The prediction has a mean pLDDT of 83. The RNA shown here (transfer RNA) has 75 nucleotides and comes from a Parcubacteria group bacterium.
RNA sequence: GCGGGCGUGGUGUAGCCCGGUUAACACAUCUCACUGUCACUGAGAAGAUCGCCGGUUCAAAUCCGGUCGCCCGCG
Repeated sequence: GCGGGCGUGGUGUAGCCCGGUUAACACAUCUCACUGUCACUGAGAAGAUCGCCGGUUCAAAUCCGGUCGCCCGCG
């Protein structure tokens, strides 16, 4: 230099191909219940505008272009 994959709450993932109601799940955190207390268990809450910028569209995490980071392969 060329090609490919990945980037989404604090952590790990799903959703993306085929655009559409409030972005879902597990763990963690906080609150309440339970218990003599803790833990376990149950109920609930907060937390990501989807790496960044732009474009298409009535509507973009999803499609298109550019760009950054990480990983793999080729030279």
It was read from a public genome assembly. NCBI's taxonomy places the organism under Bacteria, Bacteria candidate phyla. It matches the Rfam family "tRNA". Rfam links the family to the GO term triplet codon-amino acid adaptor activity.